Context: one part of a larger RNA
RNA sequence: UUGGGCGUAAAGAGCUCGUAGGCGGUUCCGUAAGUCGAGUGUGAAAAAUCUGGGCUCAACCCAGUGGAGCACUCGAUACUGCGGUGACUAGAGUACGGUAGAGGAGUGUGGAAUUCCUAGUGUAGCGGUGAAAUGCGCAGAUAUUAGGAGGAACACCAACGGCGAAGGCAGCACUCUGGGCCGGUACUGACGCUGAGGAGCGAAAGCGUGGGGAGCAAACAGGAUUAGAUACCCUGGUAGUCCACGCCGUAAACGUUGGGCACUAGGUGUGGGGAGGAAUCAACCCUUUCCGUGCCGCAGCUAACGCAUUAAGUGCCCCGCCUGGGGAGUACGGCCGCAAGGCUAAAACUC
Numbered sequence: 001u002u003g004g005g006c007g008u009a010a011a012g013a014g015c016u017c018g019u020a021g022g023c024g025g026u027u028c029c030g031u032a033a034g035u036c037g038a039g040u041g042u043g044a045a046a047a048a049u050c051u052g053g054g055c056u057c058a059a060c061c062c063a064g065u066g067g068a069g070c071a072c073u074c075g076a077u078a079c080u081g082c083g084g085u086g087a088c089u090a091g092a093g094u095a096c097g098g099u100a101g102a103g104g105a106g107u108g109u110g111g112a113a114u115u116c117c118u119a120g121u122g123u124a125g126c127g128g129u130g131a132a133a134u135g136c137g138c139a140g141a142u143a144u145u146a147g148g149a150g151g152a153a154c155a156c157c158a159a160c161g162g163c164g165a166a167g168g169c170a171g172c173a174c175u176c177u178g179g180g181c182c183g184g185u186a187c188u189g190a191c192g193c194u195g196a197g198g199a200g201c202g203a204a205a206g207c208g209u210g211g212g213g214a215g216c217a218a219a220c221a222g223g224a225u226u227a228g229a230u231a232c233c234c235u236g237g238u239a240g241u242c243c244a245c246g247c248c249g250u251a252a253a254c255g256u257u258g259g260g261c262a263c264u265a266g267g268u269g270u271g272g273g274g275a276g277g278a279a280u281c282a283a284c285c286c287u288u289u290c291c292g293u294g295c296c297g298c299a300g301c302u303a304a305c306g307c308a309u310u311a312a313g314u315g316c317c318c319c320g321c322c323u324g325g326g327g328a329g330u331a332c333g334g335c336c337g338c339a340a341g342g343c344u345a346a347a348a349c350u351c
Stems, first nucleotide, its partner, number of pairs: 003323004007305002012319001014201004021194003025088003028084004033080002035076008050064005091191001092188004096183004103177007110154001115149007125136002162169002206247006215241002220236004258318006266296012300307002324351003333344004
C1' cells in the first nucleotide's frame, strides 16, 4: 500500500543473452476495436445526494430530480489499435575501406630474482628483533664464484593510459577468435528498446579426481611479549596458492548510481579515428568533428554532502527493488549442491 521513493537514510538483481509481455520512427489507403457524440432500453422499492413541500422547528414523513455502469442502434475519425505481395529512410543492421587495444583460447619461448643440489675460494659465525630467543653453522654455514634443477610471477615501459557486459585482463612470439571506433558509398527497410520466467558467464576462498610444488602461507609447532596472549613480532611449517577436467555461484561482485532514447552554458587535460589550414617532406602547431576517459564549473536538482552533456538536471519507455529497529537474510517447506552451503523466505515475541 489512491502514494512516495531507491549515490550516502530502507531500496538497482554481480553481468549479459533472450521467451512471453509492455512500449515503439515518417507517410498513404482502409476499418472503426479503444476513444468521442447522439438516441433507445435497463439502472425495482426503500435508503443515500440534490430541489421543493408537510407535522409550530427538528428527528420523522411526502413528492420530484440527477447519475455512472451494462446492452443495442446511428454517427465522428485527431490519437491508439487492426489490415495492406502499400510506400519511405532520419532508428537498427549488412557490405566496403581504414584503425587502436593487458579483449578471449591454445602452443612455444626469454631474462632478472628466490630456493635447492654439485664443485671451488674461505672461516666462525649467520639469521632475526624494540631487545632477544627458538632456528642454521667446525659433519664447514653466512659471504662469494662457476655449473645444474625446478616452480611461480613478469621490474623498467606504466599513465591521472588501454580493452572487456561484468567478473576481470600485463614479459615476448606465433596460430585461432570476439567486440569496438572512424570514413564515406551501396544495400535491407522499423528488422527497434526493455525484458517476468529461462539460459549462459561470473574474483577470492572452498570441494572432487589426477598432476605439480620454488616462494608465500590458514591450521599446527616452537621462541618471545604479557597479569594472561589460543594474537600482534620472530623461527619453522601442512593444506592452499600453480596445471587439467568437473563442481560451487558468493563479495564493500562499488560509480554502494539498472538499461535505452532525446534535450539542456562553458573551461581544461588525456586515449583512438576523420576533415581543413599552416609547414618544401615530416614531427610539432592551429581550427573543427565523432567516439572514449578524467578534473573544474553555470542553470537546474539535492536534507545536506554533492551531481552537473559520462547527471544525481528536464522528459518518455521497460525491468528490478524498498515500506520502522531487533527477531532474521534466521526457522519451516521447496529447488539446487558431493559437501560447505546457496536461492526463495516468514511468524511469535520485543522496543
Molecule: small-subunit ribosomal RNA, central domain
Organism: metagenome